[in-house]
This is a predicted structure of a 72-nucleotide RNA (transfer RNA) from Podila verticillata.
């Protein structure tokens, strides 16, 4: 230079063929404990930018930006 994969709550992954974004863990309250801990219950919190195409894009297609990687 030039082919490919990827980018989702703080973190680690799901979301099968475009229709309400999910679990663990973490952190926040609450119960419970003399107290911590554990365990139980609820909460908040994400779609790498930007256009397209759809009634409706995480998801389909262009660029761009990032990391991996394979060939010169």
């Nucleotide at each position: 230079g030039g082919g490919g994969a990827c980018a989702u709550c703080g973190u680690a992954u799901a979301u099968c063929u475009g229709g309400u974004a999910a679990u663990a863990u973490a952190u926040u309250g609450g119960u419970u404990u003399u107290g911590c801990a554990u365990a139980c219950c609820a909460a908040a919190g994400a779609g790498a930018a930007a256009a397209g195409u759809u009634c409706g894009a995480g998801u389909c297609u262009u660029u761009u930006u990032g990391u991996c990687u394979c060939c010169a």
Background
Its mean pLDDT, the model's own confidence on a scale to 100, is 83.